[in-house]
Model confidence (mean pLDDT): 83 of 100. THF (Tetrahydrofolate) riboswitch aptamer, 90 nucleotides, folded computationally. The sequence was found by an Rfam model in a public genome assembly.
RNA sequence: GUCAGAGUAGAAGCGGCGCGUUAAGUGCCGGCGGAUGGGAAGUUGUCGCCGGACGAAGCAGAUGCGCGAUGCCGCUUCGCAUCCGCUGCC
Repeated sequence: GUCAGAGUAGAAGCGGCGCGUUAAGUGCCGGCGGAUGGGAAGUUGUCGCCGGACGAAGCAGAUGCGCGAUGCCGCUUCGCAUCCGCUGCC
């Protein structure tokens, strides 16, 4: 020096335990801020807060079956564009 590899936030599917169904949560728009492969930096991805708009599937009755762009955990798969670095081969 060529080539190859490892590694993030997160996403999808499955499973478990829950939450709401007296409507939170999720999703959408705007503003502010944060974290994000080993380091620096960064948004198109992601999180939090504030404001706004919209919005639902309950039924039966010792409890059970549902509904919801529902929360958390686990497994599998996918998984940083820049610069530097790490590992391996030549």